[in-house]
Molecule: Bacterial large signal recognition particle RNA
Organism: Actinomycetota bacterium
Parts: sequence; C1' cells; structure tokens
RNA sequence: CCGUGCUAGGCGGGGUGAUAGCGGUGCCCUGUACCCACAAUCCGCUCUAGCGGGGCUGAAUUCCCUCUUUAGGGGCUCCAGGCCCGAGGUCAGCGCCCCAUCUGGCUGCGUUGAUGAUCAGGUCCCAUUGCGAUGUCGGCCCGUGAACCAGGUCAGGUCCGGAAGGAAGCAGCCUUAAGCGGUCACCGGCAGGCGCAGUGGGAGGGCUUGAUCGAAGUGUCCAGAUGGUGAGUGCGGCCUCGGGUACGGCAACAACAGAGGGUGCACGG
Repeated sequence: CCGUGCUAGGCGGGGUGAUAGCGGUGCCCUGUACCCACAAUCCGCUCUAGCGGGGCUGAAUUCCCUCUUUAGGGGCUCCAGGCCCGAGGUCAGCGCCCCAUCUGGCUGCGUUGAUGAUCAGGUCCCAUUGCGAUGUCGGCCCGUGAACCAGGUCAGGUCCGGAAGGAAGCAGCCUUAAGCGGUCACCGGCAGGCGCAGUGGGAGGGCUUGAUCGAAGUGUCCAGAUGGUGAGUGCGGCCUCGGGUACGGCAACAACAGAGGGUGCACGG
C1' cells in the first nucleotide's frame, strides 16, 4: 500500500416549551436522514443524562474536531438604541413677510431738459390785523304813548282890575320824554369750532409751485441676484416629556453548505 473480516461510531440537526438538569412525545425552522413500543393532570434517565428490542452501514465523500458562511427561532436593550405618533421648548437652516442695492422686461415721462443739488414759497402749528358772513345788542325809522308831578294852544269856568285889558290854568286837540311794540335796508358795538386776504414767529419728513445750476436718464409693476431686519405662523433640524412598535442594535445558539485537520483492531499478501 492492497484485500478480507470486525469494532468504535453513525442512521438527521436546531430553536422553543417544560424540567433541578438531560433526552423524547408537542409547536416552529431547516432538510430528507431505519423499524417496533412508551409518552404532557407526561415517558425514560442523572452530568458517561431517553430505557428496552430489532435492522442497515461501517474507518472514511459517510465518523470526530476546528474554522468560514448563514436560513431560523428565542433572550436583552424602548427613564441612554431605531422607527412612528403626540405635546412643549428652541434654532444662526430652508421657505415666507418687509427693506435696500444691482440686472433684465412691459409701459409712462424725459434735450420743449430726467434723476439730483441750491434758493424762495405753499400745504402744517401759534399769535395777530383787515374785510365779509353769521349770531346778538343798540341806534336810526314807524306806531303807540303823560288825569296830576312834560311842552304848545288853551272852550267852559276861576282870579286881579272901575273899565280897558291881563294872569294862572282843567278838559279837549297837537307834539313829545320814559316805556312798550315792530322793522327790509342803513349806522355802530360785542362774540367765536365761519370764510377770504395780509403780517410776524415756529416746525420741517412727505407732496407740490417757481427760479437757478447741471446734462441723460427716471417712475410704477413683474422676474431674478446679493445683503439686512423680523417672526415662530409653513417645512426642517435639535432638546425634553408621553405613548406605541421588537423595526434597529447587542451577545449567544444554530440547520444546510464549504474548507482544513484528526482517527482503530485482526488476518493474509
């Protein structure tokens, strides 16, 4: 090294459940890998951990060990993981609002002079003057209006006188004072939430008027870019809390598969 015959071993494994623990029956995942009998209010064992009976295979592609790969189920982790939902807070992020500048577009204005600058005004506030209007009062004007203490004229009557003639004076009439009533216009006074014009002072951002300088753009809107302010409404990020989920993560176990290594006895040649 070869042949023959044996023996050890093998004839599924894993997870879960149960158990003081191990194996089985049960359930599940793999995979195809004997039979009878026992078995969940269990059956059989004891760290050498199914007892009993039988069959096949057999020292190597087949047995044992290690490594790799990895289906799979279970455990831990949710008050420090992942994901989802909700609440509160916050943010220099994105978006949004607002503002400024620049670019472009439509359109209006512009050499009969744009934007801009200077000067003088108006519009704004205060005071004041004049005129007007309004309101009110008064005057003028008209009417009325005095028994007696207003006037003129004064019948009758009275008084003085010898007479002539005078004097006072009631009623009436007339005219007026105070008062009362009325009134378009006219004159005057007073008042202020009226109007117009003027004077003085003040304020000064916007709008507007005029003049001068100057010489080509400029206004609204739309789109884009840059920058800035703001808010916590939209999106998003972060933190905290609450709820849900075994999705994530962790460490084991681990079928199949792959790689490597290891392992008897007897006889004969």